[in-house]
Context: one part of a larger RNA
RNA sequence: CUGGGCGUAAAGCGCUUGUAGGCGGUAAGGUAAGUCAAACUUAAAAUGCUCUUGGCUCAACCAGAGUAUGGGUUUGAUACUGCCUUGCUUGAGACUGGGAGAGGAAAGCGGAACAAACAGUGUAGCGGUGAAAUGCGUAGAUAUUGUUUGGAACACCCGUGGCGAAGGCGGCUUUCUGGACCAGUUCUGACGCUGAGAAGCGAGAGCGUGGGGAUCAAACAGGAUUAGAUACCCUGGUAGUCCACGCUGUAAACGAUGUACAUUAGGUAUAGUGGGUAUCGACCCCCUCUGUGCCGAAGCUAACGCGUUAAAUGUACCGCCUGGGGAGUACGGUCGCAAGAUUAAAACUC
Numbered sequence: 001c002u003g004g005g006c007g008u009a010a011a012g013c014g015c016u017u018g019u020a021g022g023c024g025g026u027a028a029g030g031u032a033a034g035u036c037a038a039a040c041u042u043a044a045a046a047u048g049c050u051c052u053u054g055g056c057u058c059a060a061c062c063a064g065a066g067u068a069u070g071g072g073u074u075u076g077a078u079a080c081u082g083c084c085u086u087g088c089u090u091g092a093g094a095c096u097g098g099g100a101g102a103g104g105a106a107a108g109c110g111g112a113a114c115a116a117a118c119a120g121u122g123u124a125g126c127g128g129u130g131a132a133a134u135g136c137g138u139a140g141a142u143a144u145u146g147u148u149u150g151g152a153a154c155a156c157c158c159g160u161g162g163c164g165a166a167g168g169c170g171g172c173u174u175u176c177u178g179g180a181c182c183a184g185u186u187c188u189g190a191c192g193c194u195g196a197g198a199a200g201c202g203a204g205a206g207c208g209u210g211g212g213g214a215u216c217a218a219a220c221a222g223g224a225u226u227a228g229a230u231a232c233c234c235u236g237g238u239a240g241u242c243c244a245c246g247c248u249g250u251a252a253a254c255g256a257u258g259u260a261c262a263u264u265a266g267g268u269a270u271a272g273u274g275g276g277u278a279u280c281g282a283c284c285c286c287c288u289c290u291g292u293g294c295c296g297a298a299g300c301u302a303a304c305g306c307g308u309u310a311a312a313u314g315u316a317c318c319g320c321c322u323g324g325g326g327a328g329u330a331c332g333g334u335c336g337c338a339a340g341a342u343u344a345a346a347a348c349u350c
Stems, first nucleotide, its partner, number of pairs: 003322004007304002012318001014201004021194003025088007033081002035077008048067004053063003091191001092188003095184004103177007110154001114150008125136002162169002206247006216240001220236004258317006266295007274287003299306002323350003332343004
């Protein structure tokens, strides 16, 4: 390489958009590049392979016959693929009408809690723990009442509920804005799928500059515990946590399951439409499309389990794996302010 694989054994890029490339619905006509057939030609001989062939007593050996995927020319075939032309509507997209949603961005507003400041009441404790102590408090704490300031997060509603490509998104209002879904079946007419490179997005931590700083809290300090205790527990506490702009580009970035399409029993729950039935009306009931869960036929699986949201049956394209350690390391390249990220070996060893 061929092959075999990728939920948990090694293996799906964190996610999307999309270039090249690969693949591509349906009907008719043309062409004849791929494809198929025939004839001729070429591929020196030796050699290889085949032979119920012949010759040395056999064999090796020698001789003979056949064959060797290939290349070229010509003439045909036209199902499939390609190319050209003309169509079609089921794929895809657009249009019209709807309702759902923590989808995104910006601005404004709100209440509870928390902390601090000031003032009042009030007096000896408070706090904390397994028990304590450090700590706070007669310079009046804790508690309680009022006022003010500040930052961060939004209880209940909240739901194996919803939305988003993923990361993720939850108080209320307004503005701007993306996508999906349902119904109609008006239009375009294959405009599609995937996607090496590439580009964009990407939790948290971290970095740069400038703000902000209530809570919590790496580091750090103290008190305990302990044989020790650089911990677990307690009292404090700085970066950080928050905002703006820029960088970083990683996660058990997980469904540990790439994307798209088609096919293959059901049952049940739930979210958003539509239709029917019913009714005074809402509900209920039946059907349908789209999503989200559970249980399960067939089938698959080493088993666990998966099972129309497939890990079933197929197709297209991409990514990745190939014994353990060394090692996701070294070196080199690229990127980064740095931290580091990415690409990625070998010796040696079992």